This is a predicted structure of a 476-nucleotide part of an RNA (small-subunit ribosomal RNA, 3' major domain) from an uncultured bacterium. The full RNA is in RNAcentral, with records from ENA and SILVA. Its mean pLDDT, the model's own confidence on a scale to 100, is 85.
[in-house]
Context: one part of a larger RNA
RNA sequence: UGACGGGGGCCCGCACAAGCGGUGGAGCAUGUGGUUUAAUUCGACGCAACGCGAAGAACCUUACCUGGACUUGACAUGUACUAGAAAGCUGUGGAGACACAGUCUCUCUUCGGAGUUGGUAUGCAGGUGCUGCAUGGCUGUCGUCAGCUCGUGUCGUGAGAUGUUGGGUUAAGUUCCGCAACGAGCGCAACCCCUACCUUUAGUUGCCAGCGGGUCAUGCCGGGAACUCUAAAGGAACUGUCGGUGAUAAACCGGAGGAAGGUGGGGAUGACGUCAAGUCCUCAUGGCCUUUAUGUCCAGGGCUACACACGUGCUACAAUGGUCGGUACAAAGAGCAGCGAUGCCGCGAGGUGGAGCUAAUCUCAAAAAACCGAUCCCAGUUCGGAUUGGAGUCUGCAACUCGACUCCAUGAAGGUGGAAUCGCUAGUAAUCGCGGAUCAGCAUGCCGCGGUGAAUACGUUCCCGGGCCUUGUACA
Numbered sequence: 001u002g003a004c005g006g007g008g009g010c011c012c013g014c015a016c017a018a019g020c021g022g023u024g025g026a027g028c029a030u031g032u033g034g035u036u037u038a039a040u041u042c043g044a045c046g047c048a049a050c051g052c053g054a055a056g057a058a059c060c061u062u063a064c065c066u067g068g069a070c071u072u073g074a075c076a077u078g079u080a081c082u083a084g085a086a087a088g089c090u091g092u093g094g095a096g097a098c099a100c101a102g103u104c105u106c107u108c109u110u111c112g113g114a115g116u117u118g119g120u121a122u123g124c125a126g127g128u129g130c131u132g133c134a135u136g137g138c139u140g141u142c143g144u145c146a147g148c149u150c151g152u153g154u155c156g157u158g159a160g161a162u163g164u165u166g167g168g169u170u171a172a173g174u175u176c177c178g179c180a181a182c183g184a185g186c187g188c189a190a191c192c193c194c195u196a197c198c199u200u201u202a203g204u205u206g207c208c209a210g211c212g213g214g215u216c217a218u219g220c221c222g223g224g225a226a227c228u229c230u231a232a233a234g235g236a237a238c239u240g241u242c243g244g245u246g247a248u249a250a251a252c253c254g255g256a257g258g259a260a261g262g263u264g265g266g267g268a269u270g271a272c273g274u275c276a277a278g279u280c281c282u283c284a285u286g287g288c289c290u291u292u293a294u295g296u297c298c299a300g301g302g303c304u305a306c307a308c309a310c311g312u313g314c315u316a317c318a319a320u321g322g323u324c325g326g327u328a329c330a331a332a333g334a335g336c337a338g339c340g341a342u343g344c345c346g347c348g349a350g351g352u353g354g355a356g357c358u359a360a361u362c363u364c365a366a367a368a369a370a371c372c373g374a375u376c377c378c379a380g381u382u383c384g385g386a387u388u389g390g391a392g393u394c395u396g397c398a399a400c401u402c403g404a405c406u407c408c409a410u411g412a413a414g415g416u417g418g419a420a421u422c423g424c425u426a427g428u429a430a431u432c433g434c435g436g437a438u439c440a441g442c443a444u445g446c447c448g449c450g451g452u453g454a455a456u457a458c459g460u461u462c463c464c465g466g467g468c469c470u471u472g473u474a475c476a
Base pairs, nucleotide, nucleotide: 001476002475003473004472005471007470008469009468010467011466012465013464015460016459019424020423021422022421023420026315027314028313029312030311031310032309033308034306035305042053043052064301065300066299067298068297069296070295073124077123078122079121080120081119082118083117084116088103089102090101091100092099093098106115107114108113126290127289129288130287131286135284136283137279138278139277140275142273147186148185149184150183151182152181153162154161155160166177167176168175192267193266194265195264197235198234199233200232201231202230203229207224208223211222212221213220238261241255242254243253244252245251317417321376322375323374324373325372326371333364334363335362338357339356343352344351345350383414388409389408390407391406392405393404394403430452431451432450433449434448435447436446
């Protein structure tokens, strides 16, 4: 100087407390361990591994296993020699890769050669093989915590200290005052984006107040530029103002005005460093290993196994509910190898058909909870939907291993969950649906969007994590 303490002081955080809803019990989905297996590819392991890499394993993917094949090789490039083809098509064999046969058969030229393709040979290719404890890059974490340092000066023999400590204050090393310090840098804040209010400009594909026309009806038409909205430029909030407290400071408390008030709300943004944290399987790369194989191609299988254990979720256990009928209101997105309307067929998944749309124009598209009415009457039920049987639909060469969905039948556990444990402070939790990426098909996961919309916070003694000062130490 640090680190540590079941030392002290001050302070903060959904850290506790106060509340609301869960997990832990059930069924299923998914990941992991274990076990099994020819293989169940590999990585990730407290927080910070376990719906993680994987924004989507039937084949492919695929790295694994079994079997069948190839050896300058699936891919790149150089040199030498050699051929004019190679590819395609047809046939045979085969699980296919591939092999064989047939057919077809180069271009330019200054005739030296050049291009291009195949073959042979040789340099070499290849490796998702090992080492993340050889590395780059990227990422997680402490933590959006308020810290981490430097120059000069001063102090100390020195390691170092001071500044950065102290008194206030702040979300903040934020800021004021004081001070052997004076300044500065990286962080904080601000500058950026979205959102909340207003103005201007613009007015189609969006809008419709007033005027006219038309319809069973609809901005449907003429028209309008007010309103909503769209999307560009601006304005607006700064403790600016009033009162109080305070050291007359910084600041804090209360009020006015205001759409918004003290960082308005949200996002992007992550200092010096820590964990030899993670990744050699994104990529790059040193070293090592491999080279008729640890490379490459192919078929089939596996990654989907199942006594069990754990994590993360979905659906429930019902009446604030289930079922049936009627009826209302979003936002944000996607769409041409695409979205696909009206119509017709089917109980339905869906089929048929093809209007319109490269989209503020058309389509996906029905929002759902809510509301109105009817029914069920507390039951393992008109709750719950697992499982199983049958019949189908769709995608796709192909749904047996191993897809999703529909219909009929079946109708399991489950009556609110032990010890323990998680999230959340406001348009939040809870609850309801909608969209997108990946994607032929496949979503309870992920990423977004809006609808309805709470309760509670006395307080900081305690648990956890963190910051500053101080103290002890046989630790570095």